[in-house]
RNA sequence: ACCCGGGUAGCUCAGUGGUAGAGCAGCGCCUUGAUAAGGCGUUGGCCGCAAGUUCAAAUCUUGCUCCGGGUA
Numbered sequence: 001a002c003c004c005g006g007g008u009a010g011c012u013c014a015g016u017g018g019u020a021g022a023g024c025a026g027c028g029c030c031u032u033g034a035u036a037a038g039g040c041g042u043u044g045g046c047c048g049c050a051a052g053u054u055c056a057a058a059u060c061u062u063g064c065u066c067c068g069g070g071u072a
Stems, first nucleotide, its partner, number of pairs: 001071007010024004018055001026042005048064005
């Protein structure tokens, strides 16, 4: 330099055009003599940045940026 994959909640990841989800973590309650485990409930993200297409974009297109891998 070129090619490929990825950036979504505190963490690990789903979601492939129609108002963003799970597990774990956090918080409250129940249970216990107390703790752990377990049960119930709940908080939290304008989806890396910008532009474009569309009635409508996390999702499609372009540029930039960051992380990982490959070729020379």
Predicted 3D model of a 72-nucleotide RNA (transfer RNA) from a Gammaproteobacteria bacterium. Model confidence (mean pLDDT): 83 of 100. It was read from a public genome assembly. Its Rfam family is "tRNA". Rfam classes the family as a transfer RNA.